This record gives sequence, C1' cells and structure tokens, in this order.
RNA sequence: CGCGUGGGAGAGCCCCGUCCGACGGGGCGCCGAAGGGGCAAGCCUCCCCCGGAACCUCUCAGGCGCAAGGACCGCGUG
Repeated sequence: CGCGUGGGAGAGCCCCGUCCGACGGGGCGCCGAAGGGGCAAGCCUCCCCCGGAACCUCUCAGGCGCAAGGACCGCGUG
C1' cells in the first nucleotide's frame, strides 16, 4: 500500500405534482470525515527563495429519510 471484515459522525424547512405508497420536481438553508483547493510554525539555508501536513480552512465535488458512500480505529490477510 492492497483485499476482507466489524465499528463509524454531521446537516432541513417550505411549496408543487401524484396512482396518496412512496417517489419526482422546485426554492431557500445547512453539513464536512470520500476526493479536490489553500496556508503557518518547525525543519532546510549565511540570508532569501523553493519545499511545507491536518479530522485547520474553503465548500468545487459530495452529502442533509433508508440504502450507498464515509476520514479514522480494531481484527485477519497478501
């Protein structure tokens, strides 16, 4: 690093349509732990420049019923 497996958070309201089951659409709002973007200090250097992570930050993507996904952690395994 890969695979399997268990755990795994956050965030809504209104309106419309309808076969009245759910589902679909629209408006505004919201969340951050896939991914993506951004940067300080330390470090490096005589100095400057370059480099410079994140669950910090942005919210592009993604998400806000279930499911799926899911950083991260445990176990097994190559």
Predicted 3D model of a 78-nucleotide RNA (Glycine riboswitch aptamer) from a soil metagenome. The sequence is in RNAcentral, with records from MGnify.